[in-house]
This is a predicted structure of a 158-nucleotide RNA (Lysine riboswitch aptamer) from a mouse gut metagenome. It matches the Rfam family "Lysine riboswitch aptamer". From the family's description: Riboswitches are metabolite binding domains within certain messenger RNAs that serve as precision sensors for their corresponding targets. Model confidence (mean pLDDT): 82 of 100.

RNA sequence: GAUAGAGGUGCGGACGUCAUGCGUACCGCGAAGCCAAUGGUCAGGCAGCCGGCUUCGCGGGAGAGGGGCGCCCGCCGAAGGUGCAGAGGCCUGCCGGGCCCCCAUCCUGGGCCGUGGGAGAAUAUCCCCCGGACUGUCACGAAAUGUGGAGCGCUAUC
Numbered sequence: 001g002a003u004a005g006a007g008g009u010g011c012g013g014a015c016g017u018c019a020u021g022c023g024u025a026c027c028g029c030g031a032a033g034c035c036a037a038u039g040g041u042c043a044g045g046c047a048g049c050c051g052g053c054u055u056c057g058c059g060g061g062a063g064a065g066g067g068g069c070g071c072c073c074g075c076c077g078a079a080g081g082u083g084c085a086g087a088g089g090c091c092u093g094c095c096g097g098g099c100c101c102c103c104a105u106c107c108u109g110g111g112c113c114g115u116g117g118g119a120g121a122a123u124a125u126c127c128c129c130c131g132g133a134c135u136g137u138c139a140c141g142a143a144a145u146g147u148g149g150a151g152c153g154c155u156a157u158c
Stems, first nucleotide, its partner, number of pairs: 001158005008076001010075004015070004026060010039050003042096001044095004079108003088100004109135002112132003116128004137149004
């Protein structure tokens, strides 16, 4: 340097299906009320467009993300987080702002449990800091319910 492997409630993805989301958002009709130098359209400004908002009744009525189950695929930095820079896309156009994709760098061996925080409709689920025991690996040690390190690691073969 190449190849092949190991850590187990192991990691990630696709497809199908079921429920949730929810009788919600939204649309149409009707009634009452308010606003017109107003209001809505991304907080704000300009412009454009449209009248706008609240309550009640009737009719119609989702989707996304996430979850359960089944099955298939790729794998063991599997993967997760962070996110410089650059190009692109969406939110009516511009300024501004937000989101998506991509991404250097840096952090994390792994799953589980817990406090706190974030996202979320949610007690589901996911992510982050910290803590705990457990587990795999290497090193140290005479030894251990021992100590320490990190995957750019470890083992085997060539």